[in-house]
Context: one part of a larger RNA
RNA sequence: UUGGGCGUAAAGGGUCCGUAGGCGGUCCGUAAAGUCUGAUGUGAAAUCCCACAGCUCAACUGUGGAACUGCAUUGGAAACUCACGGACUAGAGUAUGAGAGGGGUUAAGGGAAUUCCCGGUGUAAGGGUGAAAUCUGCAGAGAUCGGGAGGAACACCAGUCGCGAAGGCGCUUAACUGGCUCAUUACUGACGCUCAGGGACGAAAGCUAGGGGAGCAAACGGGAUUAGAUACCCCGGUAGUCCUAGCCGUAAACUAUGGUCACUAGGUGUUGGAGGGGUUAAACCCUUCAGUGCCGCCGCUCACGCAUUAAGUGACCCGCCUGGGGAGUACGGUCGCAAGGCUGAAACUC
Numbered sequence: 001u002u003g004g005g006c007g008u009a010a011a012g013g014g015u016c017c018g019u020a021g022g023c024g025g026u027c028c029g030u031a032a033a034g035u036c037u038g039a040u041g042u043g044a045a046a047u048c049c050c051a052c053a054g055c056u057c058a059a060c061u062g063u064g065g066a067a068c069u070g071c072a073u074u075g076g077a078a079a080c081u082c083a084c085g086g087a088c089u090a091g092a093g094u095a096u097g098a099g100a101g102g103g104g105u106u107a108a109g110g111g112a113a114u115u116c117c118c119g120g121u122g123u124a125a126g127g128g129u130g131a132a133a134u135c136u137g138c139a140g141a142g143a144u145c146g147g148g149a150g151g152a153a154c155a156c157c158a159g160u161c162g163c164g165a166a167g168g169c170g171c172u173u174a175a176c177u178g179g180c181u182c183a184u185u186a187c188u189g190a191c192g193c194u195c196a197g198g199g200a201c202g203a204a205a206g207c208u209a210g211g212g213g214a215g216c217a218a219a220c221g222g223g224a225u226u227a228g229a230u231a232c233c234c235c236g237g238u239a240g241u242c243c244u245a246g247c248c249g250u251a252a253a254c255u256a257u258g259g260u261c262a263c264u265a266g267g268u269g270u271u272g273g274a275g276g277g278g279u280u281a282a283a284c285c286c287u288u289c290a291g292u293g294c295c296g297c298c299g300c301u302c303a304c305g306c307a308u309u310a311a312g313u314g315a316c317c318c319g320c321c322u323g324g325g326g327a328g329u330a331c332g333g334u335c336g337c338a339a340g341g342c343u344g345a346a347a348c349u350c
Base pairs, nucleotide, nucleotide: 004321005320006319007304008303012318014201015200016199017198021194022193023192025088026087027086028085029084030083033081034080035077036076037075038074039073040072041071042070049065050064051063052062053061054060091191092188093187094186095185096183097182098181099180103177104176105175106174107173108172109171110154115149116148117147118146119145120144121143125136126135162169163168206247207246208245209244210243211242215241216240220236221235222234223233258317259316260315261314262313263312266295267294268293269292270291271290272289273288274287275286276285277284299306300305323350324349325348332343333342334341335340
């Protein structure tokens, strides 16, 4: 490479946008590049194949044929693909009218709680554990009441609920802003899908500079436990956690399941919308669209399980896998301040 695969055995890129490329709806016409067909030329000989013949046979050799699946030129066909021209509306998009949301950014505000400080009351304990001790406290703690400071996070509502491409997003209000859904007709007229390179975003930790620092807490100190205890438990505690600006670019970045489109029994919950029925208004019932769960046929799967949110049946495009270890290592390249990231072997060994 061919073939086979990628939920759990090796294997879906963390996510999106998008370039080249690949693929692409319905109808008509033209042309004839692909495609099909005829003819001509060429496709050396040997070899391979077939027939016959020559060495006593065979290998071997000779003669003839076929073949050389190809290329070129030329005549034709027009279903399909491509190209060009024209048309269409079922894909895609725009407009209009509604709707839900913890989507994003910035600013302001709020209450509960922890800690600390000041003052009052008040006296001997508090704290902590399996039990203790380190620790705090007669220089007045803990408890309780009042006042103040500061930082971080937003109880209940809260829901296999909502939104977002993913990471993720939850007090309130305002400003700015992205996407989505439903309904109706109108408009554009294939404008589409995917996407190597590329770009943007990307939890936590970490890094740089400047702030901030209540609680928590790597490291570190101490007390216990223990044979030991560089731990688990306890008392402390610094980076960090928070903000601003910049870097890093990784995760069990998981649904361990790439994206788009079409098709293929149902049942039941829930979120948002629309239509019809029903009600004073609701509740409720039916239909339908979009999401999100559970159960379950056909089918698939080694099995578990999946099952209209497919792991079923098909189409297109991308990424990835090819025994375990060595190893996500070495070397080289590239990115980074660094930590390190990306790319990524071999010897050897089983």

Small-subunit ribosomal RNA, central domain from an uncultured bacterium, 350 nucleotides, folded computationally. The full RNA is in RNAcentral, with records from ENA, Greengenes and SILVA.